Predicted 3D model of RNase P RNA and transfer RNA as a complex of 498 nucleotides. Rfam match: Bacterial RNase P class A. About the family: Ribonuclease P (RNase P) is a ubiquitous endoribonuclease, found in archaea, bacteria and eukarya as well as chloroplasts and mitochondria. The family's RNA type in Rfam is ribozyme.

RNA sequence: CAAGUUGGCUGGGUGAUCGCGGUUUGACCCUCUUCGGAAGGUCAAGCUGAGGAAAGUCCGCACUCCAUAGGGCAUGGUGCCGGCUAACGGCCGGGCAGGGCAACCCGACGGCAAGUGCAACAGAGAGGAAUAUUGCCUAAAUUGUUGUUACGCAAUUGUUCUUGCGUAUACAACAAUAGGUGAGGGUGAAACGGUGGUGUAAGAGACCACCGGCGGUGGCAGUAAUGUCGCCGGCCAGGCAAACCCCACCAGGAGCAAGACCAAGCAGAGUGAAAGGAUAUCUUCGGACAUCCUACGGGGCGGCUCGACCCGUCAUACACUUGGGUAGGUCGCGCGAGGGUUGUGGUAACACAACUCCCAGAUAGAUGAUCAUCGGGUGCAAUUUUGCACCAACAAAAUGCGGCUUAUAGGCCGGCUUGAUGU
RNA sequence: UCCUCGGUAGCUCAACGGUAGAGCGGGCGGCUGUUAACCGCUAGGUCGUAGGUUCGAAUCCUACCCGAGGAGCCA
Numbered sequence: 001c002a003a004g005u006u007g008g009c010u011g012g013g014u015g016a017u018c019g020c021g022g023u024u025u026g027a028c029c030c031u032c033u034u035c036g037g038a039a040g041g042u043c044a045a046g047c048u049g050a051g052g053a054a055a056g057u058c059c060g061c062a063c064u065c066c067a068u069a070g071g072g073c074a075u076g077g078u079g080c081c082g083g084c085u086a087a088c089g090g091c092c093g094g095g096c097a098g099g100g101c102a103a104c105c106c107g108a109c110g111g112c113a114a115g116u117g118c119a120a121c122a123g124a125g126a127g128g129a130a131u132a133u134u135g136c137c138u139a140a141a142u143u144g145u146u147g148u149u150a151c152g153c154a155a156u157u158g159u160u161c162u163u164g165c166g167u168a169u170a171c172a173a174c175a176a177u178a179g180g181u182g183a184g185g186g187u188g189a190a191a192c193g194g195u196g197g198u199g200u201a202a203g204a205g206a207c208c209a210c211c212g213g214c215g216g217u218g219g220c221a222g223u224a225a226u227g228u229c230g231c232c233g234g235c236c237a238g239g240c241a242a243a244c245c246c247c248a249c250c251a252g253g254a255g256c257a258a259g260a261c262c263a264a265g266c267a268g269a270g271u272g273a274a275a276g277g278a279u280a281u282c283u284u285c286g287g288a289c290a291u292c293c294u295a296c297g298g299g300g301c302g303g304c305u306c307g308a309c310c311c312g313u314c315a316u317a318c319a320c321u322u323g324g325g326u327a328g329g330u331c332g333c334g335c336g337a338g339g340g341u342u343g344u345g346g347u348a349a350c351a352c353a354a355c356u357c358c359c360a361g362a363u364a365g366a367u368g369a370u371c372a373u374c375g376g377g378u379g380c381a382a383u384u385u386u387g388c389a390c391c392a393a394c395a396a397a398a399u400g401c402g403g404c405u406u407a408u409a410g411g412c413c414g415g416c417u418u419g420a421u422g423u
Numbered sequence: 424u425c426c427u428c429g430g431u432a433g434c435u436c437a438a439c440g441g442u443a444g445a446g447c448g449g450g451c452g453g454c455u456g457u458u459a460a461c462c463g464c465u466a467g468g469u470c471g472u473a474g475g476u477u478c479g480a481a482u483c484c485u486a487c488c489c490g491a492g493g494a495g496c497c498a
Stems, first nucleotide, its partner, number of pairs: 001419010012374007020049010031038002051394001055405002058403005063255004070306004075251005080094005095109001096107001098105002110246002115244002117240002127192001134184001135181004141177008149168007193211006212236002214233008259331004268322005275294005281288002295313005324497002338357008376391006424494007433447004441478001449465005471487005
């Protein structure tokens, strides 16, 4: 210098004018008043007023309500190990696998050796140690043919030698039936370890050596995941769990329209169940009311159920249906798992300590517009200084916080790797 | 705030993880004096987008984009 890789920061500045939300103080207006004040409105001044993602609403929590939030099933989620954290599906560190020359990146990374299921087309065969098209083989079994050999018979000189016929107790070759084989070819995304040898009729983990995998077991290192070094077993068992499922762990439900208070308003109606006993008190002796036991019904909202709890059992609570009313205010609502600086511990995430800062709370929703100037970019003109014109990312709080994901013009600062050149 | 569903040809919709189809519409041809109807043939697809799992994805998973719908207050 080039190419690459990675971490972090920023997201226009200043001033003027007009305008808006919040808050504090002051003045004025108006209403109420227990005469102390309180609520509301207007004006002025001071202070203050969006984001790194405020977004998507994908996770986790705080907070609030459901009396408590307990067991089981279902359902959903998470899924190598350790740590951090309020918690997490987040972050940090490590292991293993994959990619890259490297820096570095990346992984839903428990179990298919628990069970069930799936695999189009092609192919002999797609999961069971299953099947057999081609190929290889004929050892065992049967049959046939031919030859050799042996024996018998005949011809002939013919016992031997020659020829023919027959037989098989033998041997060989070939063919068929039947069988063996899964090594080779071929199909496929995938065909049940690889290489070499032994062995065999031909072969094959059938057997052996080495290599690879798996399971079991032990030593060493490590908190662990895991790594490494042995020993044993021919065990060779394929893929898919983002297929059902199994295992471990986690989750009670709902959500600020939670929830609390005030004000305003209307009209209610219908449907639905489930009882017996004992005791005490009162009594007008008809009954009333309370407690307990058992049984039943309802409830806790949003899966079922058990336990415990609450309410009820002859007309109320409760549930459902239908009808009606409102579309207002106050609180919740911002001092918080808060920000900044420094130090300490830790590889880091992070934790702790000291000092310091106060930093939006609107409710149909304020945080804006215009001008000037500086800075940035682009184009044109000009020798330069410069001048003129144009441009300005993604997007915007709505209970809060920690993450993730997605969008983002431009600018700034580092770390590391590879290559080239120079010293 | 919470929840549900959908996106496939021009339109309306199908499709067990295994060659993406149907109806209507379009084009061409036939029939007819002509048109319609009818008959025959035919074209047309980023399966919303991107990535992943798998031998293989419209289908399964994840993220994103677009669209539609629902619930809640008082008594």